RNA sequence: UGGCGAUAAGGGCAAACCUCGGGUGACCGGGGGACGCAAAGCUACGGGUCUCACGCUGAGACAGCCUAGCUGCCGAA
Numbered sequence: 001u002g003g004c005g006a007u008a009a010g011g012g013c014a015a016a017c018c019u020c021g022g023g024u025g026a027c028c029g030g031g032g033g034a035c036g037c038a039a040a041g042c043u044a045c046g047g048g049u050c051u052c053a054c055g056c057u058g059a060g061a062c063a064g065c066c067u068a069g070c071u072g073c074c075g076a077a
Base pairs, nucleotide, nucleotide: 004075005074012037013036017032018031019030020029021028022027035064041070042069043068046066047065048062049061050060051059052058053057
């Protein structure tokens, strides 16, 4: 440096659900809470799923679905 990922160390994130707020909605933010996660850190370019309106079609949501890109802690086999 690359790959790999342990019943290692120190830390990190936080599903469902509850609650307060925002949004027509998917969903998002704060608090509580932990099912899980070695990128569950970031990016909607590609695939996918979902929402609103719908005649063409348009506007959106999800990075904790997959792929890809960028960045990154630790070090047993």
A computed fold for a 77-nucleotide RNA, annotated as c-di-GMP-I riboswitch aptamer.
It was read from a public genome assembly, where an Rfam model found it.
Its mean pLDDT, the model's own confidence on a scale to 100, is 86.